[in-house]
SAM riboswitch aptamer (S box leader) from Elizabethkingia meningoseptica, 95 nucleotides, folded computationally. Taxonomically the source falls in Elizabethkingia (Bacteria, Bacteroidota, Flavobacteriia, Flavobacteriales). Model confidence (mean pLDDT): 83 of 100.
RNA sequence: AGCUUAUAAAGAAAGAUGGAGGGAACUGACCCUGUGAAGUCUUAACAACCUGCUUUUGCAAGGUGUUACAUUCAGCCUUUAAGGAAAGAUAAGCA
Numbered sequence: 001a002g003c004u005u006a007u008a009a010a011g012a013a014a015g016a017u018g019g020a021g022g023g024a025a026c027u028g029a030c031c032c033u034g035u036g037a038a039g040u041c042u043u044a045a046c047a048a049c050c051u052g053c054u055u056u057u058g059c060a061a062g063g064u065g066u067u068a069c070a071u072u073c074a075g076c077c078u079u080u081a082a083g084g085a086a087a088g089a090u091a092a093g094c095a
Stems, first nucleotide, its partner, number of pairs: 002094006013043005021032003026075004044067003048064003051060003071087001076084003
């Protein structure tokens, strides 16, 4: 890399560095961004899955993950305001 299952409108950012992009990819829309994007580092935070303690849907924060916007929205299907699929992400397990 691959397979299976589960989850996602909740939650949680400061500093340093960096210097123009970013919100997965394509198209369109919308948005963030020199009042400083991505990336990297430090510290902090959150608590989704695993884990531990508990038996309450609570505490801890060890592993992974996360800390703008619904996975930013639409695209395909059903059908008319929502649901589903696909794809992607993350976790756990398998191999």